[in-house]
């Protein structure tokens, strides 16, 4: 003096699916709109969660084994928030060379 990878954090980007129906309350208003609560049905998946293959182990059984794949428990279906992941700044750890 020290790269990739890894952890934390700031910033930027970041999809999908009913702002449909019924009941109810408020505001406004009278061509019935909008906000909140509840219900039923439909739908989405890239928070989180769950599941599995090759392969590894083993005589066998068991066990280990990823995802933006699957399931949709949770979450979400105007916007906002959130958002896997990507880029980048800073800090940290390891430490190749």
């Nucleotide at each position: 003096g020290g790269a990739u990878c890894c952890c934390g954090u700031g910033c930027g980007g970041g999809a999908g699916a009913g702002u449909g129906c019924c009941c109810u309350g408020g505001c406004a208003g009278c061509c019935g709109g909008u906000c909140g609560g509840g219900g039923a049905c439909g739908c989405c998946g890239a928070a989180g969660g769950a599941g599995c293959a090759a392969c590894c182990c083993c005589u066998c059984c068991c066990g280990g084994a990823a995802a933006c794949c699957u399931c949709u428990c949770a979450g979400g279906c105007c916007a906002a928030c959130g958002g896997a992941c990507c880029g980048u700044g800073c800090g940290g750890a390891c430490g190749a060379g």

Model confidence (mean pLDDT): 82 of 100. The RNA shown here (Glycine riboswitch aptamer) has 97 nucleotides and comes from a Streptosporangiales bacterium. It was read from a public genome assembly, where an Rfam model found it. The source organism's lineage runs through Bacteria, Bacillati, Actinomycetota, Actinomycetes and Streptosporangiales. Of the family's consensus pairs, 90% are formed in the model. It matches the Rfam family "Glycine riboswitch aptamer". Its family is annotated with glycine biosynthetic process in the Gene Ontology.